The prediction has a mean pLDDT of 85. The RNA shown here (c-di-GMP-I riboswitch aptamer) has 79 nucleotides and comes from a Deltaproteobacteria bacterium. The model forms 90% of the base pairs in the Rfam consensus. It matches the Rfam family "c-di-GMP-I riboswitch aptamer". For this family Rfam cites "Identification of 22 candidate structured RNAs in bacteria using the CMfinder comparative genomics pipeline" (Weinberg et al., Nucleic Acids Res, 2007). Its family is annotated with cyclic-di-GMP binding in the Gene Ontology.

This record gives sequence, structure tokens and C1' cells, in this order.
RNA sequence: UCUCCGAAAGGGCAAAACCAGAGAAAUCUGGUGACGCAAAGCCACGGGUCCUCAAUUUUAGGACAGCCGGGUUGCCGAA
Repeated sequence: UCUCCGAAAGGGCAAAACCAGAGAAAUCUGGUGACGCAAAGCCACGGGUCCUCAAUUUUAGGACAGCCGGGUUGCCGAA
């Protein structure tokens, strides 16, 4: 000097539940709330889980990033 880890500081996000709304549903949006999270920022690429209105049939379509892996961006930096 660089890299890994991550204390402290300043902060950040926000589970369940409740209220309102959207959707066929999974689920999502806003408010209240705080279980937790060093990426609980973003991306449906892989695995996985969940939903299936409508339609004559077939093809399929959708959701979850706070399920795991991966990609990408980012604040601080003691021992």
C1' cells in the first nucleotide's frame, strides 16, 4: 500500500398483525407497526415454493429477491 473480516458512529430497510385499496388467486400498493436484516438495495438467470381466472382444445401464464445460489450497485471502517 492492497485485500479479507467487521467494532464504533451516522443512518437505512422493515416481518407478523390491523386498516384501506387492487387482483380469480398466489400476492401487491399505501398507512400504522417492528420480528429481524451489513446489502432485508436492484435483477426472475438457475434451483425451489406458491397460485391458476378465462377458454372448444393445446400451448401456458403469474407470484415470491425477507427460500437458496448467482449477477450488479452502494455508506462507514477500529481491533